About this RNA
Large-subunit ribosomal RNA, domain IV from a Planctomycetaceae bacterium, 341 nucleotides, folded computationally. The RNAcentral record of the full RNA draws on ENA. NCBI's taxonomy places the organism under Bacteria, Pseudomonadati, Planctomycetota, Planctomycetia, Planctomycetaceae. The coordinates come from a structure-prediction model, not an experiment, and the mean pLDDT is 89. Its Rfam family is "Bacterial large subunit ribosomal RNA".
[in-house]
Context: one part of a larger RNA
RNA sequence: UGGUGGUUAAGGAACUCUGCAAAAUGACCCCGUAAGUUCGCGAUAAGGGGUGCCCUCGGUGGUGAGAGCUGCUGGGGGCCACAGAAAAUCGGCUCCUGCGACUGUUUAGCAAAAACACAGGACUCUGCAAACUCGUAAGAGGAAGUAUAGGGUCUGACGCCUGCCCGGUGCCGGUAGGUUAAGGAAGACGGUUAGCCCUUUUGGGUGAAGCUGGCGACCGAAGCCCCGGUAAACGGCGGCCGUAACUAUGACGGUCCUAAGGUAGCGAAGUUCCUUGUCGGGUAAGUUCCGACCUGCAUGAAAGGCGUAACGACAGGAGCACUGUCUCAACCACCAACUCG
Repeated sequence: UGGUGGUUAAGGAACUCUGCAAAAUGACCCCGUAAGUUCGCGAUAAGGGGUGCCCUCGGUGGUGAGAGCUGCUGGGGGCCACAGAAAAUCGGCUCCUGCGACUGUUUAGCAAAAACACAGGACUCUGCAAACUCGUAAGAGGAAGUAUAGGGUCUGACGCCUGCCCGGUGCCGGUAGGUUAAGGAAGACGGUUAGCCCUUUUGGGUGAAGCUGGCGACCGAAGCCCCGGUAAACGGCGGCCGUAACUAUGACGGUCCUAAGGUAGCGAAGUUCCUUGUCGGGUAAGUUCCGACCUGCAUGAAAGGCGUAACGACAGGAGCACUGUCUCAACCACCAACUCG
C1' cells in the first nucleotide's frame, strides 16, 4: 500500500449517474391491516405486542386395572440477566408513474429486458393422393389427423373500441375487345439442276420435279392492357385567404388540390426539435418526477388505440427506517506486498 472481515463520537444520503455497497428487517404466537380490484386478490399489506426459568390453579387427549407415564392448552404468582427467536439460519417497507397482462423463454462466453413466447383475436390457404415442407426420385412429415382439422401471416389476458381512402402495388373474380410465344401454314422469293435455246472452243440464257435457304398472310393459350372486388392486404389519411359589437379566438364562408384528407382516444409522451414550453404539486432550492394545457418539428386505432386488478432480479421519481456512501477519517484482526533469513 492492497485485499477480506470487525467497530466507531456527532450528523444521517450532505456521497453518487444511481442509497452502488453496507446497514437495517428477519423465526413462531397474538392483535391489527388501506386505496384499488377481474372479488381470486391486494396481505407476512402497513403498524403494534409477546417469547427464558420456577411455583401454583384449571381444561383436554394417549396409555394403563390403578398408581403413574406422556402430549396439547388456559389463568394467577414469582426469580435472574444489558440482552430469554440470547448462536447459526432467517422478508426492509410505503407512495406515484412508464412498459409488458400473467408463470415462462433468450444473446453457452459483456445485454434477462419494455425483446421472444403465451392463452385469446383476426385474415388467408387447404375437400384429402389436402394445403404446405424435405427429397433428383421412390418416399416421408402433415396424420394412423379430415374444416370444432391442418398450414401461413399479423395481433397479443381482460375491458371499451378499432374511423375514412381501392388512385398506386398485391391478391381474388371476369371475359367482349386489343396485344401476345412455341408450333402449324397458303403463298411469294432465292440456291442447286435434268432438259431446252444461243454460241467458234470457251461460255451465256431459260429452267420442271426433287432437295434446300431465309421470309411469310392467316390460326395459336396463359399473361399484360381492360372491367370489377378487397385495407385485422402493402400502404395513405392536405394547403391558402377571410370572418362574431373591446381584444383574442373563429362555430361560419371562399378557393385550390386529392383515392381519401386523421374519427374515437391519447398527447412536451420510451414519440416535442425550438425546450429547463407554460401553469399547478412536491423541495429552502427540482433540466428529472407527478397532474394539467395542446402550438402533435414528426400521435393515433390488430407494425393495433386507450385503460387496467394481479405479477416483475424491468425503467423513472418521492418518502420512512437504517447506516462509514459521505462530512472525515480512525482503530482492530487476518491474508498478501515489503525487510531479514